[in-house]
Molecule: c-di-GMP-I riboswitch aptamer
Organism: Rhodospirillales bacterium
RNA sequence: UCUUCGAAACGGCAACCUGCUGGAAACAGCAGCAACGCAAAUCCACCGGUCUAAAGUAUAUGCUUAAAAAAGCAUUUACCACGACAGCGGAGAUACCAAA
Numbered sequence: 001u002c003u004u005c006g007a008a009a010c011g012g013c014a015a016c017c018u019g020c021u022g023g024a025a026a027c028a029g030c031a032g033c034a035a036c037g038c039a040a041a042u043c044c045a046c047c048g049g050u051c052u053a054a055a056g057u058a059u060a061u062g063c064u065u066a067a068a069a070a071a072g073c074a075u076u077u078a079c080c081a082c083g084a085c086a087g088c089g090g091a092g093a094u095a096c097c098a099a100a
Stems, first nucleotide, its partner, number of pairs: 012038002017032006036087001042093002046090003049085003056079003060075005
């Protein structure tokens, strides 16, 4: 001098809760309150994971039409992301201070 780690200092972000708005929902934005916590709790949906399930598919039940079949409507259940989560983990980008 460089790299890794990150005590301390100056600061930073803001969980939960409440209200309003958007949304089918998950959730997000804004405001208030407050401080759960966070060395990237800054950005990013590329990978994994998690959450939701409107639309769609399948199943069951009921109703309508009908001779029957088929069809339509309603409800239940299951599957499902093109939706969401960056304060779940990884990857990538950027960044203040630096002791031992």